A computed fold for a 437-nucleotide RNA from Colwellia demingiae, annotated as Bacterial RNase P class A. The organism belongs to Colwellia, within Bacteria. The sequence was found by an Rfam model in a public genome assembly.

RNA sequence: CGAGUUGACCAGACAAUCGCUGCUUUAUCGUUGUAUUUCAAAUUUCGGUUUGAUCUAGACAGAUAGGGGGGAGGAAAGUCCGGGCUCCAAUGAGCAGGGUGCCAGGUAACGCCUGGGCGGCGUGAGCCGACGACAAGUGCAGCAGAGAGAAGACCGCCGAUGACCGCUUGCGGAACAGGUAAGGCUGAAAGGGUGCGGUAAGAGCGCACCGGAUUGCUGGUAACAGUAAUUGCAGGGUAAACUCCACCUGGAGCAAGACCAAAUAGGGUUUCAUGAUUAUUAAAACGCAAGUUUCGAUAAUAUAAGCGUGGCUCGCGUGGAAACCGGGUAGGUUGCUUGAGCUAUAGAGCGAUUUAUAGCCUAGACGAAUGAUUGUCAUCUUGUUUACUUUUAGUGAAUGAGCUACAAAACCCGGCUUAUAACGGUCAACUCACUUA
Numbered sequence: 001c002g003a004g005u006u007g008a009c010c011a012g013a014c015a016a017u018c019g020c021u022g023c024u025u026u027a028u029c030g031u032u033g034u035a036u037u038u039c040a041a042a043u044u045u046c047g048g049u050u051u052g053a054u055c056u057a058g059a060c061a062g063a064u065a066g067g068g069g070g071g072a073g074g075a076a077a078g079u080c081c082g083g084g085c086u087c088c089a090a091u092g093a094g095c096a097g098g099g100u101g102c103c104a105g106g107u108a109a110c111g112c113c114u115g116g117g118c119g120g121c122g123u124g125a126g127c128c129g130a131c132g133a134c135a136a137g138u139g140c141a142g143c144a145g146a147g148a149g150a151a152g153a154c155c156g157c158c159g160a161u162g163a164c165c166g167c168u169u170g171c172g173g174a175a176c177a178g179g180u181a182a183g184g185c186u187g188a189a190a191g192g193g194u195g196c197g198g199u200a201a202g203a204g205c206g207c208a209c210c211g212g213a214u215u216g217c218u219g220g221u222a223a224c225a226g227u228a229a230u231u232g233c234a235g236g237g238u239a240a241a242c243u244c245c246a247c248c249u250g251g252a253g254c255a256a257g258a259c260c261a262a263a264u265a266g267g268g269u270u271u272c273a274u275g276a277u278u279a280u281u282a283a284a285a286c287g288c289a290a291g292u293u294u295c296g297a298u299a300a301u302a303u304a305a306g307c308g309u310g311g312c313u314c315g316c317g318u319g320g321a322a323a324c325c326g327g328g329u330a331g332g333u334u335g336c337u338u339g340a341g342c343u344a345u346a347g348a349g350c351g352a353u354u355u356a357u358a359g360c361c362u363a364g365a366c367g368a369a370u371g372a373u374u375g376u377c378a379u380c381u382u383g384u385u386u387a388c389u390u391u392u393a394g395u396g397a398a399u400g401a402g403c404u405a406c407a408a409a410a411c412c413c414g415g416c417u418u419a420u421a422a423c424g425g426u427c428a429a430c431u432c433a434c435u436u437a
Base pairs, nucleotide, nucleotide: 002432003431004430005429006428007427008426009425010424012377013376014375015374016373017372018371020071021070023068024067025066026065027064028063029062033060034057035056038053039052040051041050042049043048073406077417078416080415081414082413083412084411085253086252087251088250092312095310097249098248099247100246101245102116103115104114105113106112117131118129119128120127121126132244133243137242138241139238140237154184155183156180157179158178161177162176164173165172166171167170192210193209194208195207196206197205211233212231213230214229215228216227217226218225219224257334258333259332260331267325268324269323270322271321272320276301277300278299279298280297281296283294284293285292286291306316307315308314341360342359343358344357345356346355347354348353380402381401382400383399384398385397386396387395388394389393
């Protein structure tokens, strides 16, 4: 000086003028609404509630004017994960369905983060991993090829032994029986690899070194790593195929939910059900009486249809329930911002993170506010001039021009993913190549 890798930060600043908006405070207006006192009526589970009239307040809401201090992001985006919170709603290590998948930690939790192991990529700094199990089972791998998984003999090689031919009886020839899987072919993939010996030719057939399997020892919390011994010894690949194993997991969601006010058509059609047992008891009838029957009420048991945000279990519940068509209202308040919050310092830890102390409060809208103009400055790019230097260029100064990407809160938080400039910018550490000393 160049090219890279990793981490963190910024997302222009200041001032003036005008404007928008939620909070707070002061003053004024106003009495529709609101709160309070008393009376009447209705109702009551006797605590009260509702309606009408009335008294007082006016600061409870509202309008106007002034003061104070606030007002979009690193991703607010995607809606991909995890929760907080609300409801169903009471129960269950449950079923189905779904999710994760090396080890150890962090965290409220996670499919996230940190550190490590193994594998792959890169010269390297570093980056990536959908990383449990294939002898539990079922599949898939077209075609080709002899043969594709408890899977082979097409081309080859041999032909010692048996058989054939010739002859000099021991040789030669040929290659039938037979042997072989080292060589070749096909394929993405072919019955461990290299070498030596051995054999008729070969082959873990034997041996050596690798590799595999089993067992032990050492290190490590562990995943794993190393090492030693024994053993001729691998039923291949694929689970981002179905599946098996381990662990986790209810559902719906702020358009959740709560409250107030108002309106309608107490609408129409169809289906199912309106029951059972026991005990007590009122009334009526029959009976000499005991008691029986009918119709009600109360309590308990069990429980049909049905309801209960996947289905069961279970719960509710004899009260009515469900489906379809049609109509009305869709207004206001709340939920709604103090939170697993942020900042600083110190300690522990390789780190993610955590503990202690101190300080801070930082939008809460509801057809949806946070904007516009001007000036100066900063950063960056570029043109011109100029100075210096290691002189195709770099650095500094002056001057002119250029103005900014992706993008917009809507219940909140922790992550991941995606987008990103004026030729976006700033800082730090590390790697590689070149040059100089």

It matches the Rfam family "Bacterial RNase P class A". Rfam describes the family as follows. Ribonuclease P (RNase P) is a ubiquitous endoribonuclease, found in archaea, bacteria and eukarya as well as chloroplasts and mitochondria. The family's RNA type in Rfam is ribozyme.